[in-house]
Formats: sequence, structure tokens, C1' cells
RNA sequence: GAUCGCGAAAGGCACACCCGUCGUAAGGCGGCGUCGCAAAGGCACGGGACCCUCGGGUCAGCCGGCCCGCCGAA
Repeated sequence: GAUCGCGAAAGGCACACCCGUCGUAAGGCGGCGUCGCAAAGGCACGGGACCCUCGGGUCAGCCGGCCCGCCGAA
């Protein structure tokens, strides 16, 4: 350095529910919460799912791809 993630430590994220708020909706954001996560960090590019006012939108915590990244036992 690459691969890898059984283990340690540091730090991180935050499902469902509930509250507020924006949106027709899927859903977003903030709070609470802690089911889980080694990319549960970013990008709707391919597949897929979902919504509606049917040609536009949502989901990165469904899978793949691309970009970037913490720790380091074997």
C1' cells in the first nucleotide's frame, strides 16, 4: 500500500413510535428515540420500490455502480 472486518479502542450515524414544520402525495427537515449500521458518508447513473395533478417527483437504511473516508486484530 492492497485486501479484509472475527476482535479492540476512539469517534460517528440513527429504524419504528411520538412532537413540530414543509409538501397533493411518496417523502424532506428539526426534536425525541436507539432498531440497527464498517460507509446507514456523497451522487438518482443502471435495476427496483413508491407517489401524484401522467410527465414529473420520492427513496442512498433495497441491490449494483461511481466518488470520498475513520480505526487496525489476523
The RNA shown here (c-di-GMP-I riboswitch aptamer) has 74 nucleotides and comes from Cryobacterium tagatosivorans. It matches the Rfam family "c-di-GMP-I riboswitch aptamer". From the family's description: GEMM was predicted in a large-scale screen for bacterial structured RNA regulatory elements. The sequence was found by an Rfam model in a public genome assembly. The prediction has a mean pLDDT of 86.